[in-house]
């Protein structure tokens, strides 16, 4: 330089065109319980890396960019 593969909350991750304000887990706050605490239980916390472009409609199709990782010269 070329070629694949990825990119969602602080972390781990599910969703691959439409149904509620995108599941879940762990972490952090607020609250219940408690004699103080763990356990435990209830909330809260992501415009989906960035810009563009399809489509009635985009986290998702496509295009350009930028970061990981791998491979090939």
């Nucleotide at each position: 330089g070329g070629c694949g593969c990825c990119g969602u909350a602080g972390c781990c991750a599910a969703g691959u065109g439409g149904a509620c304000u995108a599941a879940g887990g762990c972490a952090g706050c607020g609250g219940a319980u408690u004699g103080c605490a763990a356990a435990u239980c209830c909330g809260c916390c992501a415009u989906c890396c960035c810009g563009g472009g399809u489509u009635c409609g985009a986290a998702u199709c496509c295009c350009g960019g930028c970061g990981g990782c791998g491979c090939c010269u």
Transfer RNA from a Planctomycetaceae bacterium, 73 nucleotides, folded computationally.
NCBI's taxonomy places the organism under Bacteria, Pseudomonadati, Planctomycetota, Planctomycetia, Planctomycetaceae.
Its Rfam family is "tRNA". Rfam's curators write: Transfer RNA (tRNA) molecules are approximately 80 nucleotides in length. Rfam links the family to the GO term triplet codon-amino acid adaptor activity.
The RNAcentral record of the sequence draws on ENA.
The same sequence occurs in records of 3 taxa.
The coordinates come from a structure-prediction model, not an experiment, and the mean pLDDT is 80.